[in-house]
RNA sequence: AGAGUUUGAUCCUGGCUCAGAGUGAACGUUGGCGGCGUGGAUUAGGCAUGCAAGUCGUGCGAGAAGCCCUUCGGGGUGGACAGCGGCGAAAGGGAGAGUAACGCGUGGAUUAUCUACCCCGGGGUCCGGAAUAGCUGUGGGAAACUGCAGGUAAUGCCGGAUAAUGUCUCCGGACCAAAGGUGCGAUUCCGCCUUGGGAUGAGUUCGCGUCCUAUUAGCUUGUUGGUGGGGUAAUGGCCUACCAAGGCUACAAUGGGUACCGGGCGUGAGAGCGUGACCCGGCUCACUGGGACUGAGACACUGCCCAGACACCUACGGGUGGCUGCAGUCGAGAAUCUUCGGCAAUGGGCGCAAGCCUGACCGAGCGACGCCGCGUGCGGGAUGAAGGCCUUCGGGUUGUAAACCGCUGUCAGAGGGGAGGAAAUCCAUAGGGGCUAUCCCUUAUGGUUGACCUAGCCUCAGAGGAAGCACGGGCUAAGUUCGUGCCAGCAGCCGCGGUAAGACGAACCGUGCGAACGUUGUUCGGAAUCACUGGGCUUAAAGGGUGCGUAGGCGGCUGGAUAAGUCGGGUGUGAAAGUCCUCGGCUCAACCGAGGAAUUGCGCCCGAAACUGUCCGGCUCGAGGAAGGUAGGGGCGUGUGGAACUUCCGGUGGAGCGGUGAAAUGCGUUGAUAUCAUCAGGAACACCAGUGGCGAAGGCGGCUCACUGGGUCUCUUCUGACGCUGAGGCACGAAAGCUAGGGUAGCGAACGGGAUUAGAUACCCCGGUAGUCCUAGCCGUAAACGAUGAGCACUAGUUCGAGGGGGUCUCCACGCCCUCUCGGACGUAGCGAAAGUGUUAAGUGCUCCGCCUGGGGAGUAUGGUCGCAAGGCUGAAACUCAAAGGAAUUGACGGGGGCUCACACAAGCGGUGGAGGAUGUGGCUUAAUUAGAGGCUACGCGAAGAACCUUAUCCUGGGCUUGACAUGCGCGGAUUAACCCCGGGAAACCGGGGCCACGCCCUUUGGGUGGAACGUGCACAGGUGCUGCAUGGCUGUCGUCAGCUCGUGUCGUGAGAUGUCGGGUUAAGUCCCUAAACGAGCGAAACCCUUAUUCCUAGUUGCCAGCGGGUAAUGCCGGGGACUCUAGGAAGACUGCCGGUGUUAAACCGGAGGAAGGUGGGGAUGACGUCAAGUCCUCAUGGCCUUUAUGGCCAGGGCUGCACACGUCCUACAAUGGCGCGCACAAAGGGAAGCGAACCCGCGAGGGUCAGCAAAUCCCAAAAAUCGCGCCCCAGUUCGGAUUGCAGGCUGCAACUCGCCUGCAUGAAGCCGGAAUCGCUAGUAAUCGCGGGUCAGCAUACCGCGGUGAAUGUGUUCCUGAGCCUUGUACACACCGCCCGUCAAGCCACGAAAGCGGGGGGUAUCCGAAGUCGCUGAGGUAACCGCAAGGAGCCAAGCGCCGAAGAUAAACUCCGCGAUUGGGACUAAGUCGUAACAA
Repeated sequence: AGAGUUUGAUCCUGGCUCAGAGUGAACGUUGGCGGCGUGGAUUAGGCAUGCAAGUCGUGCGAGAAGCCCUUCGGGGUGGACAGCGGCGAAAGGGAGAGUAACGCGUGGAUUAUCUACCCCGGGGUCCGGAAUAGCUGUGGGAAACUGCAGGUAAUGCCGGAUAAUGUCUCCGGACCAAAGGUGCGAUUCCGCCUUGGGAUGAGUUCGCGUCCUAUUAGCUUGUUGGUGGGGUAAUGGCCUACCAAGGCUACAAUGGGUACCGGGCGUGAGAGCGUGACCCGGCUCACUGGGACUGAGACACUGCCCAGACACCUACGGGUGGCUGCAGUCGAGAAUCUUCGGCAAUGGGCGCAAGCCUGACCGAGCGACGCCGCGUGCGGGAUGAAGGCCUUCGGGUUGUAAACCGCUGUCAGAGGGGAGGAAAUCCAUAGGGGCUAUCCCUUAUGGUUGACCUAGCCUCAGAGGAAGCACGGGCUAAGUUCGUGCCAGCAGCCGCGGUAAGACGAACCGUGCGAACGUUGUUCGGAAUCACUGGGCUUAAAGGGUGCGUAGGCGGCUGGAUAAGUCGGGUGUGAAAGUCCUCGGCUCAACCGAGGAAUUGCGCCCGAAACUGUCCGGCUCGAGGAAGGUAGGGGCGUGUGGAACUUCCGGUGGAGCGGUGAAAUGCGUUGAUAUCAUCAGGAACACCAGUGGCGAAGGCGGCUCACUGGGUCUCUUCUGACGCUGAGGCACGAAAGCUAGGGUAGCGAACGGGAUUAGAUACCCCGGUAGUCCUAGCCGUAAACGAUGAGCACUAGUUCGAGGGGGUCUCCACGCCCUCUCGGACGUAGCGAAAGUGUUAAGUGCUCCGCCUGGGGAGUAUGGUCGCAAGGCUGAAACUCAAAGGAAUUGACGGGGGCUCACACAAGCGGUGGAGGAUGUGGCUUAAUUAGAGGCUACGCGAAGAACCUUAUCCUGGGCUUGACAUGCGCGGAUUAACCCCGGGAAACCGGGGCCACGCCCUUUGGGUGGAACGUGCACAGGUGCUGCAUGGCUGUCGUCAGCUCGUGUCGUGAGAUGUCGGGUUAAGUCCCUAAACGAGCGAAACCCUUAUUCCUAGUUGCCAGCGGGUAAUGCCGGGGACUCUAGGAAGACUGCCGGUGUUAAACCGGAGGAAGGUGGGGAUGACGUCAAGUCCUCAUGGCCUUUAUGGCCAGGGCUGCACACGUCCUACAAUGGCGCGCACAAAGGGAAGCGAACCCGCGAGGGUCAGCAAAUCCCAAAAAUCGCGCCCCAGUUCGGAUUGCAGGCUGCAACUCGCCUGCAUGAAGCCGGAAUCGCUAGUAAUCGCGGGUCAGCAUACCGCGGUGAAUGUGUUCCUGAGCCUUGUACACACCGCCCGUCAAGCCACGAAAGCGGGGGGUAUCCGAAGUCGCUGAGGUAACCGCAAGGAGCCAAGCGCCGAAGAUAAACUCCGCGAUUGGGACUAAGUCGUAACAA
C1' cells in the first nucleotide's frame, strides 16, 4: 500500500467480498512446562450451608467453672457469658436495575453551608439530683419474644453555678458547658467541655459539553414571578397562604426509544469511528414500593416501621427471611472457577497497650481465556536402505529424514540442602535524653512472628516423558495421483462437480503457524462507501414545476471608538494508573518501580487592533427612484371579421356516394354525392411565421377598444447599502379529471358495427357518449426538460438574428464603425468517464437554498396531513440479488439507409415434381434386415461395383482359448511339426494311427546341448467395442468471396482507431489521386499444367508431296524429312500503337494490326477464420471397457425383406420421330491369370480353334447422332418398353433366396406432368456415341473423351447469397438473440383483517398502611418550680393534611396471535400470447 467481482473487450459510476489489528469470548481438533494477568457479559432470576463488624474491664455494676484460704457464714484469686455505657457499624466489599439528568466531565461560585475521629492555639473541668438494664422474685407463650414487683452503678440522664475570643441583638442587653480513669502519687499521662484556625470529607449552585427519533410540534397550574410565613447545616415554590399571568419551544420544548458517566480501551497516518470487562474517580441500587428514627455523617447491603410478591418454621394462635459480600447451589444459556489457606505482609475498626476482629487483602486451586518465555534434542551419517507416493519405467521424491555412531542434560521426575518476601512491633534486662513524669524518644544484649511461594545450588538416571492444526483454483504462500460423475459434496467473493476435477473425498508431497491451529460472533480499518480533514447532482443515484417572501446565513468604499470573536505572553487547573521517552528490578520477556514528557481542554491576568462583530459618522460604483423615448402572440375584459365545416329549407340533377392495401359496415329513387342561393350555429384563427418576439414558469398568435404587469435605451440632478439567497409560509401552475349551471359545428376516450387475423377486447373503416368551449369553484400533477437552482465577479475569439442609442460622409438614404440589452451557431484554453461543454460554462472563485448514497421490494405498506372523489405530499421495513447502471469500442443483427457483385432475379434453352424402372434414404417388417452420413454442406454419399468371401458386437447353430497374428521367459521331451491313412462331422474342428529326421560337441553309438516347430505355464496378443464433445491427420462449407493482418509513427485515459476511410477505377484491398500516415506480410494477380498460332530441332511403331518398286487393294516396300502428327525447345499479347473520355492519373470506350485483345479458354492453386461441421469403420492416438469373449474359426441366413414417403437418375410419352438398308467422320484410353484379329458353328448371347500384341506397330474397335433411300401417317400406334412365360449363353466351388446376357412370346403405366423447384451465358446448354477404373461375373452410377451444336440477356425494382460505408441496438451462446405479463405448482418474508391475548407511561375517582408535621391531649408522668394542692414540660390515645400498594373508569401507545385476503421475492427445462430492445 491494495486486490477480486458487472463487459466480447474498455473507461467510469457503484455496491458486494477479501487480505490487517483487536476480543471478559464461544465451538471443533490437538495439548509438555513455567511466569504474569484474567474468568457469570444471559435471569438486578431463586437460594441450602459456613464465614464476611466488631472492639474496649484504663467508663460501670455484677460475676460461672477452676485454684487458694477458711472460723464453714464465707473470703481471696480468676476471669467466661450476658447487660449498661463509649467508639465503630454511613468505611471497606458487590452490582449497573434505574437515570438523557447539573447524573457525569470540565471550569467557576458558596457574604448561602456543615464536618466525628486528626493537627495547632486560647480558656475551662465547680456543686448537686433522679432513674434504669443487668440481677433477684414471679407470670404468659410451641417459638419468636414478653409482662409485673423489688432493688443497683456509671465517662448513661437531669438541675444549679461560672460565661467569652461563642450565639442573638432594637447595641441597652440577653443566652449557652463539662466526666472521669490509671496510679502511692496527676496543672504534667489517657480523657471531658467551650472557642478560633487548619486538614479531610460532604452539601448546594452556575457556564459549557454529553445518543437516536419530527411517521412526537406544541408543552406547563406550584406552572413563572412577587409578598408574608414555615422548613433546612444552608440558597431556593423546597412547602404553604395570598397576588400577578406568566414560563419553555424549530439553537428542537413536550413525548417515545435506548443507555450509568468519565479517566481510559480497541482501531486508525490522522481526523474520526466503536466501546466503557479487569484497575482508578464519580453516581445510583441493595427482594419490590413507601417512610422516618438514631447519628458528625444514612433516609442506612448483612439497622427499624408499613405494604406487596416469594420462601421457610408452626402446637394454626403466630412468627422468621432477604448472597447485586466470599465460596457454593438450582435455573436459563454457546458460555464464565474452590462451599481452599492465612491474618505472615499491606490496609481498616476498637483499645493506653498487649491484643482481638477483618472472604478488605495476601496467597494457593481450577480453565491454553489472554500475553510472555522455555522445551520436545545436538553433531556425524548414502547402499541415497526398506516402506509409501509418482513415473516418460530411465528414474524421481519422502530424504540426512530413519537405521547406525558419537555427544549434551534445559524442562519434567527422584533425593539433598537453602537466600528472600521480616521491617518494625512485641517481651525481658541494662543505660542515656526530654526541668517533673505513670508518658515519649533512643542505644545495647537476649528472645519472638511465614499462610504461601520457593529462586539459585548439589547429586541421580537416561534421548529417555513432551506436536499438532489449518490450508494448497484466483485473491493468497503451497500440486500430483486415485475415487466420484451436476451425484456425493465444497464455497469468504468470483465460482467448482454432467468420465481425464491442481476447487468434492482419500493418499503422497508441499505451504503457513506452532502448544497451539482453525471456525463463528463482534469492533475499527481498508471504505474518499456520509467525504471537517476528504465526495457529488446534463446523460451513472441526485436541482425543488415557477415566483414572492419570514426566520436564518452571507454582504460595497471610508474615518473613529470598543475589544466579543481573533492573535501573543504569563499563570492556575487538567487526580493517580494507562499511552510515549529515559533509566532501573525480576537470568530475558510479559510484568513491575522511578523520573520526564504529553494531556491538543477550561479559568484568570497582561498586551496587540489588521480582519470579523458592535456603536457613531461620511461616500456612491451595488440596489432603488424621477424624466424622456421604445419593441412585443405579456395579462384581463368588451365588441367585431372572413374562410372553412355542419345542420335546416329551396332550386338544378338522376345513381350512385363514401371508404380502403383490398373491402365491408354506412348514406342514397322517401332523390344522396355533386352544384347554386338564403338562413342558422359553434369552435379555431390559413398566408404573414422566422433555431423571430414576450412572459418567473405553466404558457401566449384574426382585428378593435378600455384597463393593466414587466423589460430595454438615453440623460444624469434624487435616496444613500436600502443588497443576495431563502428552511417553514403564501401565490401561480399544461393536459386529463371532479362539482354546479350553460353550450355543443368539428373532433372524439367509453360503446356499437365492418374489416384484418389462428385469435384481434388493437392498429384501418363507418358511427358515436362523456369531454374538448364558456361562467364559478376544486385538483396541484407532467420527459412541468436546457433532464443543467438563484445571485455576483473574472477568463481567446468569429459569425447570424431582435430592440435601442451614438459616430462617420456638408444634409438624407445605403453602407461602415462604436456601444447597451436579448436570442442562436461554431470554436480556444480549461473542465469532463466519455459524449460533450465552452462569456447563455458543465471553466475559475464567493454566498445561500434544494437533493443523492447499490439493484429489486417501492414511491409500495403504515401513520400523519390535504382533497367531494380520483388521488397528492411526507414515506419505511422484512426479504432477496452480485450486481443494477453511464459513456464509448469491436462485432453481429435490423420487415434501417447508400454503393456494388453473383445464372441471384429477369430474358431464354432444357429439365425435376406426374409414368415405368434403377439406385440411395426414411419408415415398416424381421431371428437379423451391421453400422456411419442428416438444411444448404446427408440421401447413384463412404461403397472404384454385398451370390460365398467381402461382413463388422447383424442373426441362427457348431466348435477354439497364449489364441488367426507379434515378442520374450520357464518347463517338457524327440513322443512330434510337415506328409500319409482311418473315424465322426455341414464345415470349422475333434479323436486315433503310421512315418522320419536337423545343427553342434564328446564320441564308449550311448549321451549332452541348441534353435525352428510342438505341448504346457506365464507375461501378453486381439477388439470395425465406446468417446470425432479428449485428439493428430485428412476433408466439406462460407468461397476463388476479396478479404485478413503486422511493424513503426500518429490520435485516444482505454478498449481501440488510423493505415484498410474518401473521390475515381477494377474480376480483385486491381491501380491512381487525396489524406497522419509510411511501409510490409498472408490472400488477388503472376509464376505451373493444358489448349488455340507460328517457328526451330528430331523422324519410329506415326506421315506420304515428289522419285522408284509392288499388289485385286492397302505407306505394303526402297526411300523422303515437305505436310499431318508426335514431343522437346522457342516466339507471341504488353492496354504496346491510334482516336476519344477522364484529373495531366489510374482506367474505360472505339479502332488498327494479329491465330489470339484487354484475365484469350480450361485446370491446378483455397488467406485470417467459422460451423465443438464430418471421420476413433482408412490410418495414428489419450482415456475407458472386454479377456473360455465385445477375441478368433466355420456352415447357413441377412445387409436385396415392402401398405408407404422423399432425394438422385435412366427410358419414354413420339413424325426435328420410329424401323430397315446403305455410306461416312473422332478423341481419349485399356490390354499378359490380359486384349484377342481372321476363319468355322450358332438367329443370338456365345462357342471352337488360333494369328498378332508387354503395344504411335497387334487387339478391344463398331463410333453414334449425321447423311442417302425406303416404310410407318398421329393411332396407346411399326410410339413406349415395364411385367411375365418358355428356351438358352457366360462367369464362378456354387446364380433358390440374390448376377449379367441372348432368342421367341407377352406388351403395363405413360399422349409432356399441380403447388413447387433445378441446371446453364459459348464450343456453353441441349443432344450423340466412345473409353476407363472397380471387377471372376455384374453399371441407367462414377471418372474421362471427342462428335453435332443453339437461344437469350448488356438490366438490377424484387427473391437468395455476398462485399464495403453508414445508422440504431437492452444482442455478444451474437435475432434460431434478448425479453414482458397473466395463469398453474412449491417455498419465504411482509401488509390488511372480524377479533383475541399481553406490556408500558400518564390522567381521573375511590380506599388509605407506616410515618413526619400540625391540632388536640379529660388518659399517663422520676428529675424542675411549689410546704401542699397543683403547675411547667413530656408521652400515649384521638383528629387533620400529605401519602405507597390496591380498586375502578375512559383514552393513548407498543408487541404477539388471527379464519380469510392482498400484492412481493425466489425456484434448469409447465400454459397462453409477443408488450419492450432494429422505424